Annotation
A computed fold for a 558-nucleotide part of an RNA from Acanthaster planci, annotated as large-subunit ribosomal RNA, domain I. Model confidence (mean pLDDT): 83 of 100. The RNAcentral record of the full RNA draws on Rfam.
[in-house]
Context: one part of a larger RNA
Parts: sequence; structure tokens; C1' cells
RNA sequence: UGCAUGUAGCGAAUGCCUUGGCAUUAAUCGGCGAUGAAGGACGUGAGUACCUGCGAAAAGUCUCGGGGAGUUGGAACAAAACUUUGAUCCGGGAAUUUCCGAAUGGGGAAACCCAUAGAUUUGAUGCAAAUCAAGCUAUAUUUUAAAAAUUCAUUUUUUAAAAAGCGAGACUCGGUGAACUGAAACAUCUUAGUAACCGAAGGAAAAGAAAAUAAUAAUGAUUCCCUAAGUAGCGGCGAGCGAAACGGGAACAGGCUAAACUCCUCGUUUACGAUGGAGGGUUGAAGGAGUUUUUGAUUGUAAAGUUACAAAAGACCUCGUUAGAAGAAGUUUUUGGAAAAUAACACCCGAGAGAGUGAUAGUCUCGUAUUCGAAAACGAAGUCUCUUUCCAAAGACCACCUAAGUACGACGGAACACGUGUAAUUCUGUCGGAAUCCACGGGGGACACCCCGUAAGCCUAAAUACGAAUUAAUGACCGAUAGUGGACCAGUACCGUGAGGGAAAGGUGAAAAGUACCCCGCAAGGGGAGUGAAAUAGUAUCCUGAAACUACAUGCAU
Repeated sequence: UGCAUGUAGCGAAUGCCUUGGCAUUAAUCGGCGAUGAAGGACGUGAGUACCUGCGAAAAGUCUCGGGGAGUUGGAACAAAACUUUGAUCCGGGAAUUUCCGAAUGGGGAAACCCAUAGAUUUGAUGCAAAUCAAGCUAUAUUUUAAAAAUUCAUUUUUUAAAAAGCGAGACUCGGUGAACUGAAACAUCUUAGUAACCGAAGGAAAAGAAAAUAAUAAUGAUUCCCUAAGUAGCGGCGAGCGAAACGGGAACAGGCUAAACUCCUCGUUUACGAUGGAGGGUUGAAGGAGUUUUUGAUUGUAAAGUUACAAAAGACCUCGUUAGAAGAAGUUUUUGGAAAAUAACACCCGAGAGAGUGAUAGUCUCGUAUUCGAAAACGAAGUCUCUUUCCAAAGACCACCUAAGUACGACGGAACACGUGUAAUUCUGUCGGAAUCCACGGGGGACACCCCGUAAGCCUAAAUACGAAUUAAUGACCGAUAGUGGACCAGUACCGUGAGGGAAAGGUGAAAAGUACCCCGCAAGGGGAGUGAAAUAGUAUCCUGAAACUACAUGCAU
């Protein structure tokens, strides 16, 4: 020096564990905010750095219920208190709720500075008037409505109402709208109307009651699923893109205006007009208005109703949510530190889901099956009060009405699966521009026949999408380099001017029983002693404790 073995050290793998995550299912819920939100700053405890709670009424106040013996949060400690006259705790309701923040009296370098006005506030000084201090209220902007004033036609003032901001990086609708990429290059095309940004809203949104789909047969608003179908088609006919109807299901619901006509009000006041009000009327087997004929009915034991269709509230009852309550049945032996193990003999079961307890417990604890429960608040169904309505059918005549810069056309674009194409259909920037029921639109060029429908106004539940939050449950999901970035005081420490980036870090033991006392030492620490089943379980990383690496001892080799 090497090899081997052993004993230690260092080290943290591995095993076991789980307080935390991940995913899914079902139900609930789907908003908060000028009555000041979300989020913060600063305070607040007898002692208090942090977290949690709370707000100068400050780990809390009041009240109504639950509950029943301890309590003063995490979090010890000693003190001081509270509590069967029911505390702490759990739930409903109420009060308080500094300052910043949309932040809104003005300003501002957020949590600060500076005001003005008012009043029947409070206190101090003062005989009083008054002054000072504190508190309260009001004072932003925009929009709408009403009123008033005025230099008189567009401002001002006052009053009232509303808005704003936040979120769940989700879902919906709308506006703007890429590129990498693919086409094995690339330009039409594709990626894609995607990402991103902006706006608006709701618990869903959007759509929606045929100017539809179809085809000689028919269906009868919309939405969603399955299928049709990778079909028909589109396409430098390349890459690729890619329907619809029928059929089968989920869920079902239909309504209101404009107009003609009548009346009223107002204005020009002659015709007429209105930004007016009430009635009337609402559709394709066209319908309605007007005139007219006929028939029936006509206040009820009627019909309808709060999601559209008109709209508000209350009571009762039932159920549910927000605390809870009852809830069966086992002892001994052996081993062990400990019994739930072992052995023996029992018992309960509408309960042998699960968790805990010193090892593996149906019968020890909490629970579980099952049953029961609300003063208060909230939600849902039903009933009642309540609210609203009261003519309908058929025929004839007449030719008044039935949504106009609209439909449609041309040009330029866009959307439709459809790239201009034979290109219908939908939207519209520019320019033109109808018809009025003997009408108009569509049926994928156009025309004819035929068929289907009635645009240019509006509303509308359910089936559908999503999950921040709550509850219950599940897992051939993870088990601390995994699973969330985060099992732990983590969006922390730390980095960056900033936008932003972003960690590491779990385990004594059943129980602290966390080593009294003695000795050495300045101490740290160590040696005894003691606790414990175990101390090589001794806290300054304490279960297990591999390997690399280090030291020592022994043997062998050189």
C1' cells in the first nucleotide's frame, strides 16, 4: 500500500406511516358591492414576536335555540377569573365594525394631509354673548326623472333614483383578431375565427314558435344526445376541410305588439297632426277592420294566475337546509411492556361501513343500520285569502289594414361544410330601389307547373354547458425527489428596477414517564444513577438506518 472480516463514524437510501394532495360521482348553490365589496394597513390578550379570531363595544357584545361539565384559541407556564342561577362550545338572528381600497368633499408617494357648510349633539372656559375642542350629517362623477331660477333656448341650482368595483385563469354571447405549424419548399389553402385582447350578462347564456324542413308522402318552435357519416360535397380536387334532412331518444308551452276602426286628451284649430292614452286586433283551410244576416250563450258549484302570456302580498299546512338526540351485544385463560392476538365458552345484528384505543376489537370508545328533532332564518310543493276575465260560432257584402329606404338588384366583402363556382341561402360598405293578397318569399343557376310558407316588431320555462363555494361519498390514484409550487406559519424565504420567477423543509415514545440526585468540566458535554418494552428511541432532524466515503482492530499478500 492492497484485499478480506469486524467494530465504529459519516450519510441518508429503503421499509412502514399520513395530517396533505389528485381525480370522479351525486346533491346544494351559483354571486358580493355606495347600507362601502374583494383585498389589505394598523390595532386588539394581565404577560404576546407569529398565526388564528375580532375591531376603540376589538381571541369579543346582545338575543333565541341546542348542549350538559368543565372553561379562559394554536400554546406550554404560573397567576387571576368564569361555570349546574347552565359557563366554554355548536347553530339562527341582531349590534359594533378604526384607516386604506370602486373610494366618492379636495389632494396624495394606498392605509396619510387639508377642508367647507349645517344642526335641537357633548365637553371645557365664561355672568352672559361667545370662543375652543370632540363627535354627527352633507359635499365626487355620469345617466335618467321631477321641480325651480335665469342674462332666455342652453346652461345653472335643488331633490330623487340608478351606475361604477371585485370574482371562478370555468361556462355563454358579441367585437377585434395573429403566427409558428401542415402542405415534406411556398403564395390560394391550413393552423383558425384558434390563441390573445376588449365589451356585455346570467345562473345558466344563446336559440325559439316557420316568408321552415321536405317531395307527390308528409312533418309541424328552439335546444341537447345517438345515428345518418368520414357519407353528400368543398379543395393549388393538394394538404386537408366536411354537412343536412329522415330515423331513435331527452325535454316540451306557447304568447304579446304595430296597423285598419272607435273614443278621449293635447296641438294647429279648416283639412290635419301627436313624441299621447284607452278599446279593438294579431293570421296562411289567410286573418282582421267596416257594413249586415242568422244561431246559441250571458256572473257561475265559472275560467285562469305570479318563469313568458297583467301583477302584489299574506296565512295555514307538509317537506327540506342551517345545531342536535336515542341507538344492540363479552368475559376469562396464556404470551407480552401493553391484548384487540391465542385458547375457551357466550351474545347482538334493520348495526360484521369506517375510525380510534399500548399488536389484528361486530359486543371498550366514537360511530354505523334504524328512528326522532328547530325558538329563529331561509327554500320548495300544496291549500286558502287574494288578483284578473266575462260573449261565442257560422254566412254574405265590401276591398280599409296586415311591420319601406325594407325586400330585392349591381359592385366590393363576409358567413354558410361550400375557396365565385352553375352558387341558391344569410349579413352588409357604396349606389339604385319594389309589390300590398288577382300580393309576396322559398323549394341550391334561371324559367314554367306544382308544393310549402307570410319577412322587414318583441317575449318565452325545460331538456344543454361550467364549477369558485358547501355537503355526502368513491378510487386496480400519490405516499414526502411522489401527490398541489405549497402535508411544515408557502406564493413564504430568496432572486429581479420591474413585469415576474420561486424553493428547501414530515415521523422520540403507548404515555414526557423529556434523565431527580452524585461525579469530572469554566461551559458545552461526558460518566454513573433513574424512566421506559427499548435510550445505538435522549429532543441542538430523536422510527428504520442500505451504499459511496472515513477511522480503528485483526488476518493475509507485497